Order: sequence, then structure tokens, then C1' cells
RNA sequence: UGGUCAUCAAGAAAGGCUGAGGGAAUAGACCCGGUGAAGCCUUGACAACCGAUUCUGUUGUAAUAACUGAACACGGUGCCACAUUCUACUUCUGCGCUCUAUACAUCUGUUUUAUUUCGGAUGAAGCUGAAGAACGAUGAGUG
Repeated sequence: UGGUCAUCAAGAAAGGCUGAGGGAAUAGACCCGGUGAAGCCUUGACAACCGAUUCUGUUGUAAUAACUGAACACGGUGCCACAUUCUACUUCUGCGCUCUAUACAUCUGUUUUAUUUCGGAUGAAGCUGAAGAACGAUGAGUG
């Protein structure tokens, strides 16, 4: 550095140094951040991906074993705001699309309440939801 497979809405933070950014990248949105971001260090946690160990079951051997499941943080990693923070691409469902507009969005009024229900104004050709893909992250193999 390429490719393969698996997983990705669960889970888990304190202290010190430092000092303005950060949530991978692009765009938009939404957030976090001097009550201290990112980074580094220390400690602590979370977590069964791999190994080790223990147990259960199945198969098998002369014996060693192979596989399933469970336990376990000992070793190797990982990880400790927000769903991979959300959207972007495809398919499907529903709603809507020439306007004096009943999707949807923004603003606003009334209201006990209206970011969930009523009204008004403006914009409006897309919008909601589900599944998948892509991108990415992590692990285990492999070239």
C1' cells in the first nucleotide's frame, strides 16, 4: 500500500502539560469547545476481534485434535460526545409537483400546547420513512 472476510444505533473518563480548534475527507446541516477543543503523558474504565486459559456440547483419532456455545481483560489490538453525528447515490412505500398551492421548508400570530394539532406570509419541486450501496473506521487473514 492493494485486496478478502467480519463488525460498526450497545458500552466506557479522571488527572497533568498545552492552548483553539474539533466531530476522517468534500459540500450542507446539526453539534462539542477558554466551565479548556485537538494533541501528548499518566492512571482508570469499556469491550470478547485475535491469541492463551477454563467449562459445555457434537464429530473424530491409537493419541494429539476439529467445530459450536459459554466464561475470562492474562497477552496483541481497539475504544471511552452526538447512529460511521445526520444528509449526499440507488431502489421501494407514502405525500406532493403549471396555481390564488392542502407535500415540505422558513418566518410569524393565536393558543394550555402548535420544532407534534389551528391561522397568516414567503419560498417551493421535491419531501418523509425503510432497505441497500458508497465513503470511512476497527479487527483477522492474505498479496
The RNA shown here (SAM riboswitch aptamer (S box leader)) has 143 nucleotides and comes from Chlorobium sp. The organism belongs to Chlorobium, within Bacteria. Its mean pLDDT, the model's own confidence on a scale to 100, is 80. Its Rfam family is "SAM riboswitch aptamer (S box leader)". Rfam links the family to the GO term regulation of gene expression.